[in-house]
RNA sequence: UAGUAUCUUCGGGGUAGGGUGUGAUUCCCGACCGGCAGUACAGUCUGCGAGCCUCUGGCAUGAUACGGUGAGCGUUUAUCACUAAAAGAUAAGCGCAAUUCCGUAACCGACGGUGAGCCAAUAUUAUUGGCAAAGUCCGGAUGAGAGAAGAUAGCU
Numbered sequence: 001u002a003g004u005a006u007c008u009u010c011g012g013g014g015u016a017g018g019g020u021g022u023g024a025u026u027c028c029c030g031a032c033c034g035g036c037a038g039u040a041c042a043g044u045c046u047g048c049g050a051g052c053c054u055c056u057g058g059c060a061u062g063a064u065a066c067g068g069u070g071a072g073c074g075u076u077u078a079u080c081a082c083u084a085a086a087a088g089a090u091a092a093g094c095g096c097a098a099u100u101c102c103g104u105a106a107c108c109g110a111c112g113g114u115g116a117g118c119c120a121a122u123a124u125u126a127u128u129g130g131c132a133a134a135g136u137c138c139g140g141a142u143g144a145g146a147g148a149a150g151a152u153a154g155c156u
Stems, first nucleotide, its partner, number of pairs: 002156002004153007017029003031136002033109002035048004043107002051059003064105005072096009111139003117131006
């Protein structure tokens, strides 16, 4: 330093302000948020993770383009150094190079609750029944977990 075993801790964020209304952090304008690993630093690439339902199945699992830069890689030439040979260093040229960086403009977000609103019937402005708006509020969740950090060892 790596592995193995045991254990400990950690391990998801967010509606400012305004409009309508009796009533909405749910509608409208606008604002804000982004788990884990990999890779050039990623909500949108690749892979992983919890949950839910009407459970041979389905949802969560969805969503990105354009322009720029060039870490790095390859290659050519020159110089230096060196070898049996290959390999090396520096400089210049050329090519490739980030869906991650920079700029611009976009897009995405399970389930249950709510009760704005809608529909129907009766009835005549009330009653009854049905449907029903949240990535951010409340709930399952003081949970689970991809994994991260650390401790220990008559160990490899």